Notes
The prediction has a mean pLDDT of 86. This is a predicted structure of a 543-nucleotide part of an RNA (small-subunit ribosomal RNA, 5' domain) from an uncultured bacterium.

Context: one part of a larger RNA
């Protein structure tokens, strides 16, 4: 000089864009962040309201409504959002690899979906328990679950052939092995009753095997990646074999046996630190520091330690045990996990609101309407940052009062003010007042597949309606008045700016030099003057 996720100290007018717990991975009240589908399935209500009957309590019936809560299913809860604890590691980066894997939803292709069964929630009813919650008998349904059929090298064993790089692709012979579900809308051409429906056909969304193709991901593999030799040895599943088990899959990944090997001064082992990276800050650069916002990979979710489930977890708002710790209990026994958004206690110099919104953009469910979404877009708070705008402009000389200096003449604040004449940014009133909105959907026209078909179902195109948290915001316009808006540091040298008082090695300054013991340009006040300005100064910490 340049930074910065800052703080502090004094000052403080607006707007925009960003940016905000760097500390205690402490500990948490309250709210809220993961739901959807009735076009898989059974079952199903109150309240009000209307109507009847009844002297009246009350009763029935319709609407409410197949609507709500709940149950089974089916997909999601593996993403998204946090934090940086551990980790010096194939954890990150790069550049290969897989002939050693796996991929739900999406697309393509190909081939299919017949036939029966037995069950269980919910609900009804016993009971148990304070509660959480649980047991028992009885009913019922499905795209829940289960048994057959048929199935192709899809897989499996044993064969043959091309190709070929270890379990790779290809053709092939014998045998074995595995699947499915239906749901909505339409229609009468088939089939069946045959009026018109549906087991029938069609339309679509679902299914089941198989192959490709995206998309995500597992595993290995060069090399790269921090300090300590005041850390020189380490090492028994240890390094290697054979076999076995597992795993999507390769391996001491596990295990039986068998060898004794395996790293290591080109730093093994111990220890300290620490998420890695794009990047970012400095710098001419080359190199140095450093991972706050954003993005990419990685770990974690009270600690530790396991599985289930499922394509995918060993699972932040699932589950089990084990602790620690907090609430509840009727003391037998139960509940909980903010390093999601607020938001509160503590730490600390120090970091926000317990706000609106699904309008956009994205995510999950659903055919669709549409639900959910503290992702997300917003808005509030904070001069924390960066940038942009203003506190007015012109004219004004008796150089006015007034300070303050003076050698007493005058100098200087100083054209500053005042006065005159104008402007109207920001703020402030008042009217107007948005872009971000495209869809999705509904209706109408049209074309175009499927269809027997002018139903219906899909696609495509033109047209119209419909949707705004921010917001009566940004923007225009119009009123009013110079009115409401400047302050910090410094002024000995380094360094840009100098004088009088006080004060007397006191009190005080200070970053290096050094100033101060009675004329102090260095201390503290004035007046003046440099130097930046809604800031300016310290402090830290980085080049």
């Nucleotide at each position: 000089g340049a930074a910065c996720g800052a703080a502090c100290g004094c000052u403080g007018g607006c707007g925009g864009c960003g940016u905000g717990c760097c500390u205690a991975a402490c500990a948490c009240a309250u709210g809220c962040a993961a739901g959807u589908c009735g076009c898989g399935c059974g079952a199903g209500a109150a309240a009000a309201u209307g109507g009847g009957g009844g002297c009246a309590a009350c009763u029935c019936c319709a609407u409410g409504a197949g609507u709500a809560c709940a149950g089974c299913g089916g997909c999601g809860c593996a993403c998204g959002g946090g934090u940086g604890a551990g980790u010096a590691a194939c954890a990150c980066g790069u550049a290969g690899g897989u002939a050693a894997c796996c991929u739900g939803c999406c697309u393509u292709c190909g081939a299919g979906a017949c036939c029966g069964g037995g069950a269980u929630a919910a609900c009804c009813u016993u009971c148990c328990g304070a509660a959480a919650g649980g047991a028992g008998g009885g009913c019922u349904a499905a795209u829940a679950c289960c048994g057959g059929a048929u199935g192709a090298g899809a897989c499996c064993a044993c064969g043959g052939g091309a190709c070929u790089c270890u379990g790779g692709u290809c053709c092939u012979g014998c045998g074995g092995u595995c699947a499915a579900a239906g749901g909505u809308g339409g229609c009468c051409u088939c089939u069946g009753c045959a009026u018109g429906c549906a087991a029938g056909c069609u339309a679509u969304c679902a299914c089941u095997c198989g192959a490709a193709g995206a998309u995500g991901g597992g595993c290995c593999u060069g090399c790269g990646c921090a300090c300590c030799a005041u850390u020189a040895g380490c090492u028994a599943g240890u390094u290697g074999g054979c076999g076995a088990g597992g795993u999507a899959a390769c391996g001491g990944c596990u295990c039986a046996c068998c060898a004794a090997g395996g790293c290591u001064a080109a730093g093994a082992u111990g220890g300290u630190u620490a998420g890695c990276u794009g990047g970012u800050c400095u710098g001419a650069g080359a190199g140095g520091a450093u991972g706050a916002u954003c993005a990419g990979c990685c770990a974690c979710a009270c600690u530790g330690g396991g599985a289930c489930u499922g394509a995918g977890a060993c699972a932040c708002g699932g589950c089990c045990c084990a602790g620690a710790c907090u609430c509840c209990u009727a003391c037998g026994g139960g509940a909980g996990g903010c390093a999601g958004c607020a938001g509160u206690g503590g730490g600390g110099a120090a970091u926000a609101u317990u706000g609106g919104a699904c309008a956009a953009u994205g995510g999950g469910g659903g055919a669709a309407a549409c639900c959910c979404u503290g992702a997300u877009c917003c808005a509030g708070c904070g001069a924390c940052g960066c940038c942009g705008c203003g506190u007015g402009g012109g004219u004004g000389a008796u150089g006015a009062a007034g300070g303050c200096c003076u050698u007493c003449g005058g100098g200087u604040c100083g054209u500053a003010a005042a006065g005159c004449c104008c402007u109207g940014u920001c703020u402030g009133g008042g009217g107007g007042g948005a872009c971000g909105a495209a869809c999705c959907c509904u209706c109408c026209g049209c074309c175009g597949g499927u269809g027997a078909a002018c139903a219906a179902u899909c696609g495509g195109c033109g047209g119209a309606g419909c949707u705004g948290a921010c917001g009566g915001u940004a923007c225009c316009c119009c009123c009013g008045a110079a009115g409401g808006a400047a302050g910090c540091a410094c002024c000995g040298g380094c360094u840009a700016a100098c004088u009088c008082u006080g004060u007397g090695c006191c009190a005080g300054c200070a970053g290096c030099c050094g100033c101060g013991g009675u004329a102090a340009g260095a201390c503290a006040g004035a007046g003046g003057g440099u130097g930046c300005g809604a800031g300016c100064g310290u402090u830290g910490u980085u080049c």